[in-house]
RNA sequence: GUCCUUGUAGCUUAAUGGAUAGAGCAUUGGGUUGCGAACCCAACGAUUGGGAGUUCGAAUCUCCCCGAGGACA
Numbered sequence: 001g002u003c004c005u006u007g008u009a010g011c012u013u014a015a016u017g018g019a020u021a022g023a024g025c026a027u028u029g030g031g032u033u034g035c036g037a038a039c040c041c042a043a044c045g046a047u048u049g050g051g052a053g054u055u056c057g058a059a060u061c062u063c064c065c066c067g068a069g070g071a072c073a
Stems, first nucleotide, its partner, number of pairs: 001072007010025004018056001027043005049065005
């Protein structure tokens, strides 16, 4: 340099182009317990890497840029 894969919550992730982006862990509060762990309930946390486009509608499709991984040279 060319090409491929990939980027969603603090972490691991789900989501045929159809709507309020859903979970688990973690954190916080409560219940339970003699005290803890475990378990149960609840809360908090994402403008889906950034920008533009297509569309009635985009996490999802297209283009550019950025980051990560890989193949070839």
Record summary:
RNAcentral holds the sequence, with entries from ENA. This is a predicted structure of a 73-nucleotide RNA (transfer RNA) from a Candidatus Levyibacteriota bacterium. Its Rfam family is "tRNA". Its family is annotated with triplet codon-amino acid adaptor activity in the Gene Ontology. By type it is a transfer RNA.